[in-house]
């Protein structure tokens, strides 16, 4: 350059096909039980869904550029 993937909470992933306003295990924060460590239980907090625009009443989901990694190739040496 070409082509393909993948980006959603600290982390690791569903959710996109089929648009209805974001979820699950860990982590974390506070209560309780326990001498405490660690465990269990209960209750909670955190996300502009990479970006910039477009479509629609409504986009994380459809469409477009861009961006970042990763896999393939190809070209130059």
């Nucleotide at each position: 350059c070409g082509g393909g993937g993948u980006g959603u909470a600290g982390c690791g992933c569903a959710g996109c096909u089929u648009g209805g306003u974001a979820g699950c295990g860990c982590a974390c924060u506070c209560g309780c039980u326990u001498u405490g460590g660690g465990a269990g239980c209960g209750a909670g907090g955190g996300g502009c869904c990479g970006u910039g625009g477009g479509u629609u009443c409504g986009a994380a989901u459809c469409c477009c550029g861009c961006c970042a990694c990763c896999c393939c190739g190809a070209c130059c040496a």
The RNA shown here (transfer RNA) has 77 nucleotides and comes from Actinomycetospora sp. NBRC 106378. It matches the Rfam family "tRNA". By type it is a transfer RNA. Rfam links the family to the GO term triplet codon-amino acid adaptor activity. The prediction has a mean pLDDT of 81.